[in-house]
RNA sequence: CUUAUCAAGAAAGGCAGAGGGAUAUGGCCCUGUGAAGCCUUGACAACCUGGCUGAUUUAACCAUCAGAGAAGGUGUCAAUUCCAUCACGCAUAGCGUGAGAGAUAAG
Numbered sequence: 001c002u003u004a005u006c007a008a009g010a011a012a013g014g015c016a017g018a019g020g021g022a023u024a025u026g027g028c029c030c031u032g033u034g035a036a037g038c039c040u041u042g043a044c045a046a047c048c049u050g051g052c053u054g055a056u057u058u059a060a061c062c063a064u065c066a067g068a069g070a071a072g073g074u075g076u077c078a079a080u081u082c083c084a085u086c087a088c089g090c091a092u093a094g095c096g097u098g099a100g101a102g103a104u105a106a107g
Stems, first nucleotide, its partner, number of pairs: 001107006011041005019030003024085004042077003047073003052067005081101001086098005
């Protein structure tokens, strides 16, 4: 940079000791009943790899599609990506759609 996804899901223990929710602003939250970080174990999910089943195709492979599964590589385990910010619409304490930004995977 490209493509896909982001409303669902899933926490205990140990060390540590004051912050954290990406950045900025505002809001709203979490946090000494223990934040960040590190370690262990577990779980969630199904993006990729491998294996399995079915369909199409083939002489057979290969390939493509669908499914189940969860061995391996990642990722994740408060709140929609916590919410807003920019644009548009509805007709307005608000709601919705999209963009942007970000995250993750594969290339």
Molecule: SAM riboswitch aptamer (S box leader)
Organism: uncultured Flavitalea sp.